[in-house]
RNA sequence: GCCGGCAUAGCUCAGAGGUAGAGCAGCUGUCUUGUAAACAGCAGGUCCUCGGUUCGAUUCCGAGUGUCGGCU
Numbered sequence: 001g002c003c004g005g006c007a008u009a010g011c012u013c014a015g016a017g018g019u020a021g022a023g024c025a026g027c028u029g030u031c032u033u034g035u036a037a038a039c040a041g042c043a044g045g046u047c048c049u050c051g052g053u054u055c056g057a058u059u060c061c062g063a064g065u066g067u068c069g070g071c072u
Stems, first nucleotide, its partner, number of pairs: 001071007010024004018055001026042005048064005
């Protein structure tokens, strides 16, 4: 230099046009002498940025940024 993957909750990841989800972590409660575990509940998101398409974009298209890999 060229090519490709990925970017969504604190972490690991799903979701592929129509209200954004799970597990773990966190908080509250029950239980326990107490802690842990278990169980019940709660909270947590400008979906990397900017533009385009669309009635509608996390999702499709373009550019950029970051990151990982391949080729030279």
Molecule: transfer RNA
Organism: Thermoanaerobaculia bacterium